Context: one part of a larger RNA
RNA sequence: UGAUGUCUGAAGGGAAGGAUUCUCUAGUACGAGAGGAACGAGAGUUCGGCGCCUCUGGUUUACCGGUUAUCCGAAAGGGUAAGCUGGGCAGCUACGCGCCAAGGGAUAAGAGCUGAAAGCAUCUAAGCUCGAAACCCGCCUUGAAAAUAGACAUCUUAGGAUUCGAGUAAAAUACUCGUUUAAUGGAACUGAUGUGUAAGUACGAAGCUUCGGCGACGUAUUCAGCAUGCAGUCCCCAACAGU
Repeated sequence: UGAUGUCUGAAGGGAAGGAUUCUCUAGUACGAGAGGAACGAGAGUUCGGCGCCUCUGGUUUACCGGUUAUCCGAAAGGGUAAGCUGGGCAGCUACGCGCCAAGGGAUAAGAGCUGAAAGCAUCUAAGCUCGAAACCCGCCUUGAAAAUAGACAUCUUAGGAUUCGAGUAAAAUACUCGUUUAAUGGAACUGAUGUGUAAGUACGAAGCUUCGGCGACGUAUUCAGCAUGCAGUCCCCAACAGU
């Protein structure tokens, strides 16, 4: 720079790849034998780069269980000591998983074709063909302040910003989404997941006993109880009201 959206791609950045083993080619070509390739194809390993969390491992001061000391009179339920300890979702991670070519163009040294100057010869003088991890593309990425300041679509005062609810984002800002025509966050519920069978009651019971009782623990009720940064449902609460 009129607004919103979608692009183009001047010019930049990247090393995004590097190395290596094995198998086939092949006991082939070659070689008297001994020995012994390559072009090409395939499967890996390792270093490096980028991404991800399905699996495996780690962490998990959200969470669930066991247990010690002490306090709340006991029980129940808790507080403190990250007490100690067994597990563990999401998230974050590596020790886990995925990907990281080929090809094309013009060439270097070099190899050649045709070919004169110089009736011959000569890759060169005119002309032409090949030829390298290097160069230019190809691949990923930034990129209309590229001042030659671009293009297209819609609109012609639309629109934008702030505030507000948030997160695929995050130090502030920015970015992305939502704002009642609403599932944006919270609550509730359902599922899923974690732990591992709650309290109370009933029954059993080692042991202790002043013989009156007390009773660790076990079984049933009970894949219970508790919890949730996840998914869904649902306008109950808050996205109002404004600038």
The part of an RNA shown here (large-subunit ribosomal RNA, domain VI) has 243 nucleotides and comes from a Nanobdellota archaeon. Its mean pLDDT, the model's own confidence on a scale to 100, is 84. It matches the Rfam family "Archaeal large subunit ribosomal RNA". Rfam links the family to the GO terms structural constituent of ribosome and ribosome.